Background
This is a predicted structure of an 85-nucleotide RNA (c-di-GMP-I riboswitch aptamer) from a Gammaproteobacteria bacterium. The organism belongs to Gammaproteobacteria, within Bacteria. The sequence was found by an Rfam model in a public genome assembly. Of the family's consensus pairs, 95% are formed in the model.
RNA sequence: GUUCCUCUUUAGCAAACCCAUUGAAAAGUGGGGACGCAAAGCCUCCGGCCUAACAACGCAAGUUUAUGGUAGCGGGGUUGCCAGC
Numbered sequence: 001g002u003u004c005c006u007c008u009u010u011a012g013c014a015a016a017c018c019c020a021u022u023g024a025a026a027a028g029u030g031g032g033g034a035c036g037c038a039a040a041g042c043c044u045c046c047g048g049c050c051u052a053a054c055a056a057c058g059c060a061a062g063u064u065u066a067u068g069g070u071a072g073c074g075g076g077g078u079u080g081c082c083a084g085c
Base pairs, nucleotide, nucleotide: 012037013036017032018031019030020029021028022027035072041078042077043076045075046074047073048070049069050068055064056063057062
């Protein structure tokens, strides 16, 4: 650039993993990277799940525990995009 078929907004976010970094850890943040997501935008109010520093108990090994985390585990609240009525 051409042909055929299919689907029809513009876009957005970013799992695992890797690098750097914060943290006791769970995990977070930045960069790379896409598993997926019609709210995988935002908020811990409720439940679940993860961690256990401090604290308590214990001769010890350890056990319990959130004030820590998870909004991509649900519920709830709130804001937004498209289409239809």